[in-house]
RNA sequence: UUUCCUGUAGAGCAAUGGAUAGCGUGUUGGACUUCUAAUCCAAAAGUUGUGGGUUCGAAUCCCAUCUGGGAGG
Numbered sequence: 001u002u003u004c005c006u007g008u009a010g011a012g013c014a015a016u017g018g019a020u021a022g023c024g025u026g027u028u029g030g031a032c033u034u035c036u037a038a039u040c041c042a043a044a045a046g047u048u049g050u051g052g053g054u055u056c057g058a059a060u061c062c063c064a065u066c067u068g069g070g071a072g073g
Base pairs, nucleotide, nucleotide: 001072002071003070004069005068007066010025012023013022018056027043028042029041030040031039049065050064051063052062053061
């Protein structure tokens, strides 16, 4: 310098352009228990890396850029 991949809840991951972006785990509160663990219920936690564009509608498509990783010169 070229090219490919990656970025979504605390951390790990899903999600054919179409309902309020979900899952397990963790955290907090409650139930149960003599206590703990386990189990059950509930809640909180998201500008989908950032900035634009296309579209009636974008996590998803396009452009630029940033972080991390791979390959080639």